Model confidence (mean pLDDT): 78 of 100. This is a predicted structure of a 104-nucleotide RNA (TPP riboswitch aptamer (THI element)) from Nocardiopsis sp. NRRL B-16309. The sequence is in RNAcentral, with records from Rfam and Ribocentre. The source organism's lineage runs through Bacteria, Bacillati, Actinomycetes, Streptosporangiales and Nocardiopsis.
RNA sequence: CCCACUGACGCGGGGUGCCGGGAGGAGCAGUCCUCCCGGCUGAGAGCACACCCGUCGAACCUGCCCUAGGUAGUUCUAGCGAAGGAACGUCAUGAGCGCGUACA
Numbered sequence: 001c002c003c004a005c006u007g008a009c010g011c012g013g014g015g016u017g018c019c020g021g022g023a024g025g026a027g028c029a030g031u032c033c034u035c036c037c038g039g040c041u042g043a044g045a046g047c048a049c050a051c052c053c054g055u056c057g058a059a060c061c062u063g064c065c066c067u068a069g070g071u072a073g074u075u076c077u078a079g080c081g082a083a084g085g086a087a088c089g090u091c092a093u094g095a096g097c098g099c100g101u102a103c104a
Base pairs, nucleotide, nucleotide: 001096006092007091008090009089010088011054012053013052014051016048017040018039019038020037021036022035023034024033025032026031060085061084062083066079067078068077069076
């Protein structure tokens, strides 16, 4: 000098399912809705101010009431996915490069 990686701050973008039990409500019924407790996966399952992600973008959305496998069941696993979208600035550190000095 420049700016990789990383971090911080501010700002911003997101998701909140599935099953069992109980209570209440709606409905002719199948069933649906709300609340509470518990269980499953996960970073996170409805306000946690928490978690994740911000172009190096699989955080998240569309495709998707998708396909295959599995499960008590489900964004449970994989595919779809080199698909289409998707939210930025500053500072710090310092990789690296150049010059100078010292040492050898």